[in-house]
RNA sequence: GGGGAUAUAGCUCAGUUGGCUAGAGCGCCGGCUUUGCAAGCCGGAAGUCGUGAGUUCAAGUCUCAUUAUCUCCA
Numbered sequence: 001g002g003g004g005a006u007a008u009a010g011c012u013c014a015g016u017u018g019g020c021u022a023g024a025g026c027g028c029c030g031g032c033u034u035u036g037c038a039a040g041c042c043g044g045a046a047g048u049c050g051u052g053a054g055u056u057c058a059a060g061u062c063u064c065a066u067u068a069u070c071u072c073c074a
Base pairs, nucleotide, nucleotide: 001073002072003071004070005069006068007067010026011025012024013023019057028044029043030042031041032040050066051065052064053063054062
């Protein structure tokens, strides 16, 4: 220098060839329960989907550029 993969909540990940309000588990916060803790049950907060543009009535999803990490070739 060239090819490929990944990037979504604090962490690990889903999101089915574009369609409602972006979800799960763990973790965190509050409540119930207990003498207390853990476990269990109920509820809640937390995301401008790596960044910037474009296409579209509509983009996590499609296109382009770019950043980081991993990997292959030279």

A computed fold for a 74-nucleotide RNA from a Spirochaetaceae bacterium, annotated as transfer RNA.
It matches the Rfam family "tRNA". By type it is a transfer RNA.
The RNAcentral record of the sequence draws on ENA.
Taxonomically the source falls in Spirochaetaceae (Bacteria, Pseudomonadati, Spirochaetota, Spirochaetia).